Record summary
Transfer RNA from Candidatus Kuenenbacteria bacterium CG08_land_8_20_14_0_20_37_23, 73 nucleotides, folded computationally. It matches the Rfam family "tRNA". Rfam describes the family as follows. Transfer RNA (tRNA) molecules are approximately 80 nucleotides in length. Its family is annotated with triplet codon-amino acid adaptor activity in the Gene Ontology. The family's RNA type in Rfam is transfer RNA. The sequence was found in a public genome assembly.
[in-house]
This record gives sequence, C1' cells and structure tokens, in this order.
RNA sequence: GGGCAUAUAGCUCAGCUGGUAGAGCGCUACCUCCACACGGUAGAAGUCUCUGGUUCAAUUCCAGAUAUGCCCA
Repeated sequence: GGGCAUAUAGCUCAGCUGGUAGAGCGCUACCUCCACACGGUAGAAGUCUCUGGUUCAAUUCCAGAUAUGCCCA
C1' cells in the first nucleotide's frame, strides 16, 4: 500500500428480505430464608462507532471516516 471481517445494554451476542431494539449473564428493589445461596416477581440500563446520502420511514441500503482483528504485498 491492497483486500476481507467486525463495531447494537456493564459483558457475550441476536436482530439476514427497511416499519417506533431483544435475549442470556450481571445490576437494583421486593418476596422466600434465621442468614446467604438457589428460586420467584418487578424494574433500571442503548443518540444501534461517527459523518453524509437514498427513502414517508434507516441498526438494516449506499458513500466516506475511525477503531479492532485477519490475509496478501
């Protein structure tokens, strides 16, 4: 220098064909227990990496940038 992949909740990830974003673990409160753990109920937590474009509407499509990983030179 060239190519490919990934970027979504604190962590690990889904969401593939565009229609107001979900799971598991973790966290908080309550119940249960002598207490802890387990279990049950409820809840909080996300400008979907950034900028621009297309569209009535973008996490999703297009272009560019940034970061990380891999391959080639």